[in-house]
The part of an RNA shown here (small-subunit ribosomal RNA, 5' domain) has 520 nucleotides and comes from an uncultured Bacillota bacterium.
The prediction has a mean pLDDT of 82.
Context: one part of a larger RNA
């Protein structure tokens, strides 16, 4: 000089960062990812036709009842909605957010290449949407179960699910031709055969739907170079190494299989073992370099442990499903439920690290035509001197050099212009009045009655912590007497200790100051 710091004293106030480095321990609550009724059938909720049922102004009686104005308003029907939303569908839950176990290279960093690839939403261009059929939730019954749930018959819709038509500039497979190049080869023209598609909505503005070509974007795969220690680790490998033929992916490719060969990798360190995410940077240092990889940013990996896979343009999926293990919870003992290395928060661990806040207002992102919704991303505010910087505790004059402490050769000296004391200021802090920008356009401000401006009254609210033998800036007196202690190194302490402990005095920093820890 630095820190994601701790610990010991001390502590005023502001901005801006930061803030579980240890148990990838275990987790009680609450939110964290939904949304679209301009796909779609049903239920509900207004409103209207109905009028079942119940009641009874009142008449009328043979006291058993009979009629009736009104009130109530069910079953059924219709018609709109600017309403709602369990269920089918459609998009998104692959991003955002966290963690560093793992991995020493299917990773990262930097450079190419892919004549061996794929990309939803999104921009463009070209064409296109004909005509059909059966289901299955919702619902409606009925069984089963404590309870997650689940069976069994019946009815239904669809941009939900299958045929058929159409059919190229697609794809397959064949014939002709011409160009180019990088080895397989690629690209173009022209033919012929087979195959593949579709959805509608609606308030009539519009968004959607097939197909195909190009961009964009985002990703896969392949090579080169670089990437911690140990030889007290010298051999290692059987899908291993190569080829052929198949399989399989988007795509090459032992990636996988059959079957052939004996190969492949190593002293320029194979293998094994330890340790470890990796960069951009960050600290330090004249550099060289050495150290580290918190915050932000890009990049991988992971989500109780392990495995597996579905669906999808993308996942081998953090808040999805299946099995297996561990551990928790419920149970009617049959069988279920669960995953905070999301944001607060709990217990544990530890020297040691925050609020079970406030808002979606901007900024972004999801879903919609849109109004809008939904966001613990964000963006605030709350703890912490945890770190930077800033700013305050007043300023001028003031010598009876006051008291008071300390000293002392008792004459004095020193705290010391310091204080009293007079004259001023009003940062900070407190009252009181006004008050934003942040929101480009009509509404819309969590922050916040903040910031910030004006006024007000009073020096009023506001100083410690080390050290003083030398290095190393600053000394004296008292106790102590190898004791009690002190120390970073040399080294202090056995009666005159500038080194221990107090005190006055000085010296350094300063809302920090010391120590402890780590790297340069």
């Nucleotide at each position: 000089g630095a820190c994601g710091a701790a610990c010991g004293c001390u502590g005023g106030c502001g901005g801006c960062g930061u803030g579980c480095c240890u148990a990838a321990c275990a987790c009680a609550u609450g939110c964290a990812a939904g949304u679209c009724g301009a796909a779609c059938g049903a239920a509900g909720c207004u409103c209207c036709c109905g009028g079942a049922u119940u009641u009874g102004c009142g008449a009328c009686u043979u006291c058993g009842g009979u009629c009736a104005a009104g009130a109530u308003g069910a079953a059924g029907g219709g018609a709109a909605g600017a309403c709602u939303u369990a269920g089918u569908g459609g998009c998104g839950g692959a991003c955002g957010g966290g963690u560093g176990a793992g991995u020493a290279a299917u990773g990262c960093g930097u450079g190419a290449g892919c004549a061996a690839c794929c990309u939803g939403c999104c921009c463009u261009u070209c064409g296109g949407a004909g005509g059909g059929g059966g289901a299955c939730a919702a619902c409606a019954g009925u069984g089963g179960g404590a309870a997650a749930c689940c069976g069994c018959u019946g009815c239904u819709a669809a941009u939900a699910c299958c045929g058929c038509a159409u059919a190229a500039c697609g794809u397959g497979c064949g014939g002709a031709g011409a160009a180019g190049g990088c080895a397989u080869c690629u690209u173009c023209u022209c033919u012929g055969u087979a195959c593949c598609a579709a959805a509608g909505a609606u308030u009539u503005a519009u968004c959607g739907c097939c197909g195909a070509g190009g961009g964009a974007u985002g990703g896969g795969c392949u090579c080169a170079c670089g990437u911690c220690u140990g030889a007290u680790u010298a051999g290692c490998u059987a899908g291993u190494u190569g080829g052929u033929g198949a399989g399989g992916u988007a795509a090459c490719g032992g990636c996988u299989c059959a079957c052939c060969a004996a190969g492949g990798c190593u002293g320029c360190g194979a293998u094994c073992a330890g340790u470890a995410g990796c960069c951009g940077g960050a600290c330090u240092g004249a550099g060289a370099g050495g150290u580290u990889g918190a915050a932000c940013g890009g990049c991988c990996a992971c989500a109780u442990u392990g495995g597996g896979a579905c669906u999808g343009a993308g996942a081998u999926a953090c808040g999805g499903c299946c099995c297996a293990g561990a551990c928790u919870c419920c149970u009617a003992c049959g069988g279920g439920a669960g995953g905070c290395a999301g944001c607060a928060g709990u217990g544990g661990g530890g020297a040691a690290u925050a609020u079970u806040g406030g808002g979606c207002a901007a900024u972004g992102g999801g879903g919609g035509a849109a109004a809008c919704c939904c966001u613990g991303a964000c963006c605030c505010a709350g703890c912490a001197a945890c770190g930077c910087c800033g700013c305050g505790u007043g300023a001028a004059g003031g010598a009876a050099g006051a008291a008071g402490g300390c000293u002392u050769u008792c004459g004095g000296g020193u705290u010391g212009u310091a204080a009293a004391c007079u004259u001023c200021u009003u940062u900070u802090a407190u009252c009181a009045g006004g008050g934003a920008a942040g929101a480009a356009c009509a509404a819309g401000g969590a922050c916040g009655g903040u910031a910030c401006c004006u006024g007000a009254a009073g020096a009023a609210u506001a100083a410690g912590c080390c050290a003083c033998g030398g290095c190393u800036a600053a000394c004296u007196a008292c106790g102590u007497g190898c004791c009690a202690g002190c120390a970073g190194c040399c080294g202090c302490g056995g009666u005159a200790a500038u080194a221990c402990g107090u005190a006055g005095g000085u010296g350094g920093c300063a809302a920090g100051c010391g120590u402890u820890g780590u790297c340069c």